[in-house]
Molecule: FMN riboswitch aptamer (RFN element)
RNA sequence: ACAAAUCUUCAGGGUCGGGUGAGAAUCCCAACCGGCGGUAAAGUCCGCGAGCCCCCGAAGCGUUCUGCAACGUGGGUUGAGCCGUUGAAACUACGGCACCGACGGUAUAGUCCGGAUGGAAGAAGAUUGGC
Numbered sequence: 001a002c003a004a005a006u007c008u009u010c011a012g013g014g015u016c017g018g019g020u021g022a023g024a025a026u027c028c029c030a031a032c033c034g035g036c037g038g039u040a041a042a043g044u045c046c047g048c049g050a051g052c053c054c055c056c057g058a059a060g061c062g063u064u065c066u067g068c069a070a071c072g073u074g075g076g077u078u079g080a081g082c083c084g085u086u087g088a089a090a091c092u093a094c095g096g097c098a099c100c101g102a103c104g105g106u107a108u109a110g111u112c113c114g115g116a117u118g119g120a121a122g123a124a125g126a127u128u129g130g131c
Base pairs, nucleotide, nucleotide: 002130004128005127006126007125008124009123010122017029018028019027031111032110033101034100035048036047037046038045043099044098051077052076053075055074056072057071060068061067062065081097082096083095084094085093103114104113105112
């Protein structure tokens, strides 16, 4: 320095100000935010995670039946960008103008509350052991 195994820690941000209204951080004006890996530095490219849905399996529960079901290294699905400049190279930088954001709750929510003191892409480190 490197394959492998085990373990530890870490791993998401955001409604200023105003309008209407009985009531809105949810509507309207406006403001603000941007997980991980790759690549010329990326919310919008490529890929991944989360979320959501479904199949399958399933501890367990019940009124034992075409019942419910935590959970799971499985499967599916999953938003949005253009123009100009520089450059060898940028849909990534700079300038400009746009756009997007799960589910449940609540006056309609990317930003509040909740599942979540959860899970996780992944990041860092330790140990073992081989060369």